[in-house]
RNA sequence: UCCGUGAUGGCGCAGCGGUAGCGCAGAUGACUGUUAAUCAUUUGGUCGUAGGUUCGAAUCCUACUCGAGGAG
Numbered sequence: 001u002c003c004g005u006g007a008u009g010g011c012g013c014a015g016c017g018g019u020a021g022c023g024c025a026g027a028u029g030a031c032u033g034u035u036a037a038u039c040a041u042u043u044g045g046u047c048g049u050a051g052g053u054u055c056g057a058a059u060c061c062u063a064c065u066c067g068a069g070g071a072g
Base pairs, nucleotide, nucleotide: 001071002070003069005067006066007065010024011023012022013021018055026042027041028040029039030038048064049063050062051061052060
């Protein structure tokens, strides 16, 4: 330098162009002699950045940044 790949709550990951979800963690309550476990409810997201396409973009296109690979 080139190639494809990844970036989504605190963490690990889903997400056919049409309301952004699951698990863990956190908070509150129930239960219990207490803690833990269990159960119920619940908070938390400018979807890496900047543009573009579209009625509508996490999703498609372009450039860039960062991570881990491959080629030379």
Annotation: The RNA shown here (transfer RNA) has 72 nucleotides and comes from a Minisyncoccota bacterium. Lineage of the source: Bacteria > Bacillati > Minisyncoccota. It matches the Rfam family "tRNA". Rfam links the family to the GO term triplet codon-amino acid adaptor activity. The family's RNA type in Rfam is transfer RNA. The coordinates come from a structure-prediction model, not an experiment, and the mean pLDDT is 83.